A computed fold for a 71-nucleotide RNA from a Candidatus Aenigmatarchaeota archaeon, annotated as transfer RNA.
Rfam family: tRNA. By type it is a transfer RNA. Rfam's curators write: Transfer RNA (tRNA) molecules are approximately 80 nucleotides in length.
C1' cells in the first nucleotide's frame, strides 16, 4: 500500500430501521450495634463528518482508531 473484523456509561457486553437494555462500579435510602451481603431508588454511553430514510446504534460513502492477513 491492499484485504477482513471492530469501535456503545468508568469496565464489560445487548440492540441489526422506532426514541439504547443489562452486569459490575459510583452516589442516595432502607436493613446491620457496624462492616459486609441484600432490597428499592438514581446519575452516567452509540468515535467523528456527511448521505439514504418521517426516523439511523442499525443501511451507504469518507475520516480516525484498534486487532488480524497478505505484500
Nucleotide at each position: 500500500g491492499g484485504g477482513u473484523c471492530c469501535g456503545u456509561a468508568g469496565u464489560c457486553u445487548a440492540a441489526a430501521g422506532g426514541u439504547a437494555g443489562g452486569a459490575c462500579g459510583c452516589g442516595g435510602c432502607c436493613c446491620u450495634u457496624a462492616c459486609g451481603a441484600g432490597g428499592c431508588c438514581g446519575a452516567g454511553a452509540u468515535c467523528c463528518c456527511g448521505g439514504u430514510u418521517c426516523g439511523a446504534u442499525u443501511c451507504c460513502g469518507g475520516g480516525c482508531g484498534g486487532a488480524c492477513c497478505c505484500a